[in-house]
Predicted 3D model of a 1400-nucleotide RNA (small-subunit ribosomal RNA) from a metagenome. RNAcentral holds the sequence, with entries from SILVA.
RNA sequence: AAACGAUCCUUCUUCGGAAGGAUAGUGGCAAACGGGUGAGUAACGCGUAAGUGACCUGCCCAGAAGUGGGGAAUAACUCGCCGAAAGGCGAGCUAAUACCGCAUACCAUCGGUGAUUCAUUUCACCGAUGAAAGCCGCAAGGCGCUUUUGGAGGGGCUUGCGUCCGAUUAGCUUGUUGGUGGGGUAAUGGCCCACCAAGGCGAUGAUCGGUAGCUGGUCUGAGAGGACGAUCAGCCACACUGGGACUGAGACACGGCCCAAGCUCCUACGGGAGGCAGCAGCGAGGAGUUUUGCGCAAUGGGCGAAAGCCUGACGCAGCAACGCCGCGUGGGCGAAGAAGGCCUUCGGGUUGUAAAGCCCUUUUGUUGGGGACGAUGAUGACGGUACCCAACGAAUAAGCCUCGGCUAACUACGUGCCAGCAGCCGCGGUAAUACGUAGGAGGCGAGCGUUGUCCGGAUUUACUGGGCGUAAAGAGCGCGUAGGUGGUUCGUUAAGUUGGACGUGAAAGCUCUCGGCUCAACUGAGAGAGGUCGUCCAAUACUGGCGGACUAGAGGUCAGCAGGGGAAAGUGGAAUUCCCGGUGUAGUGGUGAAAUGCGUAGAUAUCGGGAGGAACACCCGUGGCGAAGGCGGCUUUCUGGGCUGAUUCUGACACUGAGGCGCGAAAGCGUGGGGAGCGAACCGAAUUAGAUACUCGGGUAGUCCACGCCCUAAACGUUGGACACUAGGUGUGGGGGGUAUCGACCCCCUCCGUGCCGAAGUUAACACGAUAAGUGUCCCGCCUGGGGAGUACGGCCGCAAGGUUAAAACUCAAAGGAAUUGACGGGGGCCCGCACAAGCAGCGGAGCGUGUGGUUUAAUUCGACGCAACGCGAAGAACCUUACCAAGGCUUGACAUGCUCUUGAAACCCUCAGAGAUGAGGGCCUCCUUCGGGACAGGAGCACAGAUGCUGCAUGGCUGUCGUCAGCUCGUGCCGUGAGGUGUUGGGUUAAGUCCCGCAACGAGCGCAACCCCUAUCGUCAGUUGGAUUUUUCUGGCGAGACUGCCCCGCUAAACGGGGAGGAAGGCGGGGAUGACGUCAAGUCAGCACGGCUCUUACGUCUUGGGCUACACACACGCUACAAUGGGCGGUACAAAGGGUUGCCAAGGAGCGAUCCGGAGCUAAUCCCAUCAAAGCCGUCCUCAGUUCAGAUUGCAGGCUGAAACUCGCCUGCAUGAAGGCGGAGUUGCUAGUAACUGCAGGUCAGCAUACUGCGGUGAAUACGUUCUCGGGCCUUGUACACACCGCCCGUCACGUCAUGAAAGCCGGCAACACCUGAAGUCGAUGGGCCAACUUGCUUUUAGCGAGAGGCAGUCGCCGAGGGUGGGGUCGGUGAUUGGGACGAAGUCGUAACAAGGUA
Repeated sequence: AAACGAUCCUUCUUCGGAAGGAUAGUGGCAAACGGGUGAGUAACGCGUAAGUGACCUGCCCAGAAGUGGGGAAUAACUCGCCGAAAGGCGAGCUAAUACCGCAUACCAUCGGUGAUUCAUUUCACCGAUGAAAGCCGCAAGGCGCUUUUGGAGGGGCUUGCGUCCGAUUAGCUUGUUGGUGGGGUAAUGGCCCACCAAGGCGAUGAUCGGUAGCUGGUCUGAGAGGACGAUCAGCCACACUGGGACUGAGACACGGCCCAAGCUCCUACGGGAGGCAGCAGCGAGGAGUUUUGCGCAAUGGGCGAAAGCCUGACGCAGCAACGCCGCGUGGGCGAAGAAGGCCUUCGGGUUGUAAAGCCCUUUUGUUGGGGACGAUGAUGACGGUACCCAACGAAUAAGCCUCGGCUAACUACGUGCCAGCAGCCGCGGUAAUACGUAGGAGGCGAGCGUUGUCCGGAUUUACUGGGCGUAAAGAGCGCGUAGGUGGUUCGUUAAGUUGGACGUGAAAGCUCUCGGCUCAACUGAGAGAGGUCGUCCAAUACUGGCGGACUAGAGGUCAGCAGGGGAAAGUGGAAUUCCCGGUGUAGUGGUGAAAUGCGUAGAUAUCGGGAGGAACACCCGUGGCGAAGGCGGCUUUCUGGGCUGAUUCUGACACUGAGGCGCGAAAGCGUGGGGAGCGAACCGAAUUAGAUACUCGGGUAGUCCACGCCCUAAACGUUGGACACUAGGUGUGGGGGGUAUCGACCCCCUCCGUGCCGAAGUUAACACGAUAAGUGUCCCGCCUGGGGAGUACGGCCGCAAGGUUAAAACUCAAAGGAAUUGACGGGGGCCCGCACAAGCAGCGGAGCGUGUGGUUUAAUUCGACGCAACGCGAAGAACCUUACCAAGGCUUGACAUGCUCUUGAAACCCUCAGAGAUGAGGGCCUCCUUCGGGACAGGAGCACAGAUGCUGCAUGGCUGUCGUCAGCUCGUGCCGUGAGGUGUUGGGUUAAGUCCCGCAACGAGCGCAACCCCUAUCGUCAGUUGGAUUUUUCUGGCGAGACUGCCCCGCUAAACGGGGAGGAAGGCGGGGAUGACGUCAAGUCAGCACGGCUCUUACGUCUUGGGCUACACACACGCUACAAUGGGCGGUACAAAGGGUUGCCAAGGAGCGAUCCGGAGCUAAUCCCAUCAAAGCCGUCCUCAGUUCAGAUUGCAGGCUGAAACUCGCCUGCAUGAAGGCGGAGUUGCUAGUAACUGCAGGUCAGCAUACUGCGGUGAAUACGUUCUCGGGCCUUGUACACACCGCCCGUCACGUCAUGAAAGCCGGCAACACCUGAAGUCGAUGGGCCAACUUGCUUUUAGCGAGAGGCAGUCGCCGAGGGUGGGGUCGGUGAUUGGGACGAAGUCGUAACAAGGUA
């Protein structure tokens, strides 16, 4: 739903019934479309191009023919029964476009015959078989139905090509591969079955494992590629999991059926129901993902004649900035540049026209009004939406990230290797543009930032477009299979290749052009582009295929040649060792030095004889041979390869070579020999902190032979093989030729090998360079950051040792190459220095002084720490200094400036208290004035002062040191990709980068030297206060003089060196001042200055007292000594340079003396210190001793300075009289007027000097020389160093963390296999069940009975999901314990490596 029967309701009725509606049923069509998802699938699944002569196709379109006549049932319904339910059973009635025969056959199918085709195609004839349904309408007609042909669209099947990773998956396969026959299907086919054969697949990757839906396309990229496969579109697969068929045109069927298992639900426990990967929605999980909306109005689909019904397809709306696009959050004017914030050099800057304010606009918003297109007639979910108009009012609307570099954007504060940041480099340890905050700035903007993923950059897997000597990378070497590649020429073919035509490469997407929404996103139209694709035609240069020819590649033949090529057998001498014998006696041997060892039982040494094993001196040579490993006395045998010449033969026979096979040093292994020397392990002696080493004495395996394994190496030229091409020069080995000669030699040409140098070229550089690492072709192997790791697991090989193949987790921001500059070296060369050596005097021992450490202390203030701190800051601590400690005080302060108020005093003098500071009291008590006040001072208050508090690692300045060493640089040029070099190196020379010569360098600067000062000689001038009366000395100016100028010699020359003359002085005469670029985060915040931080009735300041002076010790620098070269005493001689008016102080006097009294002179060539000296010289005593040495210590008595000498000064006298008799290891200074000895002066200072700074006097020794020590300069070499050897760095052990291997086992996943069991179901079989039609027999009137065909149910069989049992496979998890690994600021032990790394 115009097919059908029934029930109910309504209307009509001619009571027969008819019409309409509803309900369930019969029947037809659809439900195989549409919608969802991506589990599975590595496959003809997908993509693309073909085939189907091996096929199907409902509905639709076109054509041809037909639609005749019959029959038997059944649901609904009625009755009965079972069940909780779901549902079911029996009896009875009934219709159809439901079902079944009969007739007919244009046509179709099948069979036969004959033509045709490459073929199962097509055509003709004969025979057999096969159809149908009716309904609506008065009618016309329409809708159907049956057979068939063709079409359209849709599908099935087949094929070529394309389509991820793993070989630590290498063999897989029995319906497997093929055939014959059959079954099955729409159809081909082992799709299935029977029989036959033994095949099929695989290194062009089978099988196995892992992963995955495929495509159009999307993202990215210049492209080639790479990654991906959301939305949209095509295909496939799936529908709770697994299996199965039924129906149908189409399914093995998402919202159908059956079965099994699991899960959820219902149940009366007997049994049932279900499948959101449809649209919404819910739960769970998760970082995370929407409304249980409206509508079929449009588009589309199903059914229907239609009305219409169905449609979570679809059209709309809602949610989410999830994406893309568009728009807004206002516009203009506005400087007293407001306030506030932030910064500040305190002037200002900035936020900033920004705000406020004035004027304007209304997108958006709100309110009101109008109001669509989408619908060619009606019909609008969206929707009173879009849009339009009016009114109102700047009104409703800005955030996020960043600001060290990459990378646009900077300051302040806080923090202080903390908290934190971080994409990479890296920030943070007190001045953080890097953390946090703030201000400001930059970027983007309804977004911004982060995270994840993909592509890019990354020519960093290299097709486009990489490499392999040393950075990662050439296999140890050869033979050779597959494969790849391949000489000259002719013909042919047309596979590759090239051109053209046709087909296809869906649409969307992409590109271009044009159009529609106000623009855009979005969307419509047209054009283009897109394939390793197919078919046809054409071309034939090159490559390939096929055929023919050639000789230049390759190989053979003939004639020569060299050789440690290989294997076997034999043989020779020297030497070592051992044995025997002789001579002979105390050692020998060994080392840096020794010892162990050997030797009086006779060694070593030496002579003679013998044994045995191994290796072959000289020749021997960047010489030879071999593929490499490798090969060395001589002879013989066997044997491989090479070179040259002839141009005689074959005719591309070639090159390379994944797998494969063979060879392969030494060590090692097995069996059996052998064993002289050497010699792992081992023993001993040394060395050493140790010495499981280096050295020494022994010594076993082994080294040797035979046979068999092993299969590695710095197996290296760290350089795969082959071929061709591309300047030369010079050696050497083998051969040939020419020329020459009597001949060898010489000379020239040529082939093969082996070295060096080098053009072009190459290379990151070093270097390579016809023996390429140059230019090309072909083939193979290999690499892709370091470590983990050439390791684990697995496989293969091996007797074992082990070899080969070969990861991952984890971890790091590098590892590495070549070259450069430095620095360093127990590397080299040259050179210098009181560096050593040669000398002299010391220190280290003693006592004392001073400084430092340590200790102590209330405090013993601080700084300086190898040289280059330690008699240093300090040129002088009793108070002061003074910074430290104790105690007592002050708080605008001891000191500076300014302001306000107030007072007129303060200072000074006196008295009292006090340790004093200080406090109290008294005395004295200013000037100017316009009378406001000011100067000055006190008090109160505010700004501020103050700090020897911290940081010298925030700094300035100054200083030390290398070092008065000779170096350090620049401009231009040249060389190098560059760092950088050259110059500056080289040959000489010098004190010197001094000078000369040479030189791709030429010049220049800072240093050196010189210019400056003192001193030595002379001249001249002047001369006081000096000296003298002749010069002269002295003082102060000016000048001369010394320059290798002269001579000789040396050097090739020059520079220069040696000698000499003259000269006061001779080769920078002596001394001083003068300190390059830099180094040491050297020293100093306590000299000063200064940033930051800190304290502010105290970390400031004042005062008294104490301390810096302590004392078991240790060190540094000194003084005095230990004595006779001396000491004591007496006598006597000679300086220089200084200082002096709060000063030096004379004469004279007192005292033993320190000193005192005294007061002359002197502002100094005048006076004084100060007759200035001492050592010296002369004389005398002492006579080798703890002394007539030495003077510490202590007692007593004095002196001086000073308010004050107790802690804690100096001096004097008397007394005392210690250690000490020349100093271990070690160590310092000095090369000439120096060392040593000896006094004098000065500064500091009231006083205090053994210190410091100066001054003179006396006055030596030694230097062969550069081997060694130290330091330095130049050149060169090595380097793993570059905070630079005080560097770097290795391994064990100990601790912590992490990942991983092994492991008795334990647990799980997956896919197979064997056997057992076996649902549903298809197929087959079956008989004694059941059955209307059709055929037929009988009884034969209805009707019935039987048989057959066919069907249903049952049973059986094959297959079969699943289940069970079993032994294995594979993967994963876990596991006591165990192995190594990685990482971790400061752990332990040693010192292996980097330099000759101390044993290369």

Its Rfam family is "Bacterial small subunit ribosomal RNA".